Context: one part of a larger RNA
C1' cells in the first nucleotide's frame, strides 16, 4: 500500500425469556423461512475417539463467544444365529520339487492364499448421557455333548462312508404376462376439540386405526414324464450310481416329484398404540411412571417377490465347497422323540454427499449401494409440502 480488498453460495431473519463480568452470534419458547430421489434415512469405503457427561476459555473457529468436530477430565462400542475367520473356490498372486537365467532372478508343476461371488442357524418389543437382531422381556433356530425312553441291528451284519466316480450346485441379455406383498389413498370405527374476526354441532376438525421369525396347514402357479425288471460299451480300481438300449405299469381326464411368493392359524390372555397423566426430596426433575380406545373394509399398487419361470433371438452366457448318491473301505452299535448342558476368535462408539473420507482450509468440487411419503404429473422432471433436517460462523 490499508485499516484497503476480502470474510467462501442471495434459504432470512424476527421478538421474548435464560445464562454471564461480557451476549446479533450460547442455552429455551413463539413466530417466519429453506430442503424434502434431499440439505431426510440406513450403509459400504475411508477417517480413529471427532460419540457421551463434566469442567474450561491461551490457541484452532475468517466476527463475537458464556459456544464447539477446540483444551482437559471421566466415561462408553457386550453377539452361538449381524459382518468377517475355524468352510468354498474367481481373475490375480504365492509356490516343495521341477525348468530357465552372469548374479539378483523369471516362469511354473503338485499345493495353498484370494470376495467383489458360492455355503451357511433369530424375529419382535423395550431401555439409557453414549451400545443394541449383541443387554432386558418373550418367542425361536443350528452344531455338539449327557441322561431318560421307544424301535431297528449285531456277521443273516443296522450304521458311517471316501482326497475316488456321478449328480447337483449351475449361472447371460430383452421382451410381456399373470399372482403377490409392502407402500399409498378412501369410508367406518375409537379419542380428542369446540373457534377473540362475516359463519360454522355441520355430511365439522384434529390424531390414531398395526405387529416379526418359528411352527402347523393350505397354495396362484412353474418344472422334470414318474416307476419296476433285464442287458450293455463307458465314467483310469470298483458300482446296486451315471450313461445307453429293450420291455412291463401309470401318466396329457395331468400322476409322481421337485420348487414355490404369499394365504389361513398359532406366535398373541403378548407387544404396540393416539391420547389420558401422577408423586415426591425440592437443586435438577416429566408429558416420566402408571392407565391405555379402535385396529373393520373397499379401491389404488411397484423399478420389490414367485423368477430369468415362460417366451424370443445371438454376441450363447464362473469355479469350487457345503448337499444327494454310488461303491472302495471300515463296521457294533444306530436312529426318533423328551430333558439338561456347552457354544471359540476379531469387527460393534461416531461422520458417512459430509465441517470428521479425498481435496494443505470447518474449501460452491469429487464419493460405491439401498430405502426414499402426500398433491398435480406418464416420470424419481418440475412446484408446492409430510416425517425428519436446516436457515449455510461477522
Nucleotide at each position: 500500500g490499508a485499516g484497503u480488498a476480502a470474510c467462501g453460495a442471495u434459504a432470512a431473519g424476527a421478538g421474548g425469556g435464560g445464562u454471564g463480568a461480557g451476549a446479533a452470534u450460547c442455552c429455551c419458547c413463539u413466530c417466519c423461512g429453506c430442503c424434502g430421489a434431499a440439505a431426510g434415512c440406513c450403509u459400504a469405503a475411508g477417517g480413529g475417539u471427532u460419540c457421551c457427561u463434566g469442567a474450561g476459555g491461551a490457541a484452532g473457529g475468517u466476527u463475537c463467544g458464556u459456544c464447539c468436530g477446540c483444551u482437559c477430565a471421566g466415561g462408553g462400542u457386550a453377539a452361538g444365529u449381524c459382518g468377517g475367520g475355524a468352510c468354498c473356490u474367481a481373475a490375480g498372486c504365492c509356490g516343495a520339487g521341477g525348468c530357465u537365467g552372469a548374479a539378483g532372478a523369471g516362469c511354473g508343476u503338485a499345493g495353498g492364499c484370494g470376495a467383489u461371488g458360492g455355503a451357511g442357524a433369530a424375529c419382535a418389543g423395550g431401555u439409557g448421557g453414549a451400545g443394541a437382531u449383541u443387554c432386558c422381556u418373550g418367542u425361536a433356530c443350528c452344531a455338539c455333548c449327557g441322561c431318560g425312553u421307544u424301535c431297528c441291528g449285531a456277521u443273516u451284519g443296522a450304521g458311517c462312508g471316501a482326497a475316488g466316480g456321478g449328480g447337483g450346485g449351475a449361472c447371460g441379455c430383452a421382451g410381456g404376462a399373470g399372482g403377490g406383498c409392502a407402500g399409498g389413498g378412501g369410508a367406518g370405527c375409537a379419542g380428542g376439540c369446540g373457534g377473540a374476526u362475516g359463519g360454522a354441532u355441520g355430511u365439522g376438525c384434529c390424531u390414531g386405526u398395526c405387529c416379526a421369525a418359528g411352527c402347523g396347514g393350505u397354495g396362484a402357479g412353474a418344472g422334470a414324464g414318474c416307476a419296476g425288471c433285464g442287458c450293455g460299451a463307458g465314467g483310469c480300481a470298483a458300482a446296486u450310481c451315471c450313461c445307453g438300449c429293450g420291455u412291463u405299469g401309470c401318466g396329457a381326464g395331468g400322476a409322481u416329484c421337485u420348487u414355490g411368493a404369499g394365504c389361513c392359524g398359532u406366535g398373541a390372555u403378548g407387544g404396540g398404540g393416539a391420547g389420558u397423566g401422577a408423586a415426591a426430596c425440592u437443586u435438577a426433575g416429566a408429558g416420566u411412571a402408571g392407565c391405555g380406545a379402535a385396529g373393520u373394509c373397499c379401491c389404488u399398487g411397484c423399478a420389490c417377490c414367485c423368477a430369468c419361470a415362460c417366451u424370443g433371438a445371438c454376441a450363447a452366457g464362473a469355479a469350487a465347497a457345503g448337499c444327494c448318491u454310488c461303491u472302495a473301505g471300515c463296521g457294533a452299535g444306530g436312529a426318533g422323540c423328551g430333558c439338561g448342558g456347552u457354544g471359540c476368535c476379531c469387527g460393534u462408539a461416531c461422520c458417512g454427499c459430509a465441517a470428521a473420507c479425498c481435496g494443505a482450509c470447518a474449501c460452491a468440487g469429487g464419493u460405491a449401494g439401498g430405502c426414499g411419503a402426500g398433491g398435480a404429473g406418464a416420470g424419481g422432471a418440475u412446484c408446492c409440502u409430510a416425517a425428519g433436517g436446516c436457515g449455510c460462523a461477522c
Molecule: large-subunit ribosomal RNA, domain III
Organism: Novibacillus thermophilus